RNAcentral holds the full RNA, with entries from ENA and SILVA. This is a predicted structure of a 325-nucleotide part of an RNA (large-subunit ribosomal RNA, domain IV) from Compsopogon caeruleus. Model confidence (mean pLDDT): 87 of 100.
[in-house]
Context: one part of a larger RNA
RNA sequence: CUCUCUCUAAGGAACUCGGCAAAAUAGCCCCGUAACUUCGGAAGAAGGGGUACCCUGUAUAGGGUUGCAAUAACCAGGCCCAAGCGACUGUUUACCAAAAACACAGGUCUCCGCGAAGUCGUAAGACAAUGUAUGGGGGCUGACGCCUGCCCAGUGCCGGAAGGUUAAAGAAAUUGGUUAGUCAUAAAACGAAGCUAGUAACUGAAGCCCCGGUGAACGGCGGCCGUAACUAUAACGGUCCUAAGGUAGCGAAAUUCCUUGUCGGGUAAGUUCCGACCCGCACGAAAGGCGUAACGAUUUGGGUACUGUCUCGGAGAGAGACUCG
Repeated sequence: CUCUCUCUAAGGAACUCGGCAAAAUAGCCCCGUAACUUCGGAAGAAGGGGUACCCUGUAUAGGGUUGCAAUAACCAGGCCCAAGCGACUGUUUACCAAAAACACAGGUCUCCGCGAAGUCGUAAGACAAUGUAUGGGGGCUGACGCCUGCCCAGUGCCGGAAGGUUAAAGAAAUUGGUUAGUCAUAAAACGAAGCUAGUAACUGAAGCCCCGGUGAACGGCGGCCGUAACUAUAACGGUCCUAAGGUAGCGAAAUUCCUUGUCGGGUAAGUUCCGACCCGCACGAAAGGCGUAACGAUUUGGGUACUGUCUCGGAGAGAGACUCG
C1' cells in the first nucleotide's frame, strides 16, 4: 500500500450524478394512529410505554434483588411528504437491461353453423375438440371511474347488381390446303363431299369500372386578412382551400426546439421538483383521453432519524503485499 472488519472528538450529507456504501430501526405485549379510499384498506401508519430474576395457597397482583443496560448474546421493519409510469399477483433479454417492456382480468371489433373457421401436411390425416356461438380462431385496447368527438375523398373490408370491360369453352359465317371430278393435245385451270389449318359474329362467370355502407378498419382532423370609446386582445366579420378542419380532457408534459419560458411554492442560494399560465417547434380520445385507492428490488423531488459519505483524518484486528529465512 491492497482486501475484510472494529472504534472514532466536534459537526451531521457540507460527500456525490445520486445518501452509493455504511449507520440507524428491529422480537413480543399494551396504548395510540392522519390524509385519502374501490370502505376491503391505508396500518406494523406515525408516535409513545413496558420487557430480567426471586418470594408470596390471593398470581394480567403485591413485595424484593442485580446491573450502565434485561427481546442485555444471536436473531431481528428505518420512517414520512409529494409527483410520474404501470391498476394489481405474475413474466422477461440463461452470461452487462427486471423496467414505464410482456402478460393480465375487463372492453371492443371481426371470422366461424360443425366434415366449422383457423393451423400443420403433396396427400392420407392430425390439432381445433371426444368441444358446438355462454364455443373456437384472429386484431386492437388493458382493473376501476368519467368518457371515447368530426371526416367514407384515398386505401381496405362488407353489400349490390342495371350498364361497361373480360377467360376457358361453345360457335354462325368465312379464308387456305388436299382431291373424286370437270375442261383439256399439252401445260395448266376450276373444283363437290370429307379431312385438315386459320380468322371469327354471337353466347359466356368472378374480378375491375360502377352504386351504396363501414373508423374500438388503414388512416386524416387548415391558411390569410380585418375588427371593441387608452392600449392590448378579438366574442365578431371577410376570403381561399378541404373528405373533414382537433370536440371533451390534458398541456414547457417520459411529448416544449427556442428554454434555466413566465409567475408562485420550497432553499440563504433550486438548469431538478411541486402548483399554475397556454405562445401544444411537434398532446388528444381503445397505436385510447383524463383521473384514480391499493400495489412496485420502478423513476423523480423534499424531509426526519442516522451515521467516517464528507470536513479530515486517526487508531486497532486479521489476510495479502514487502523484508529475512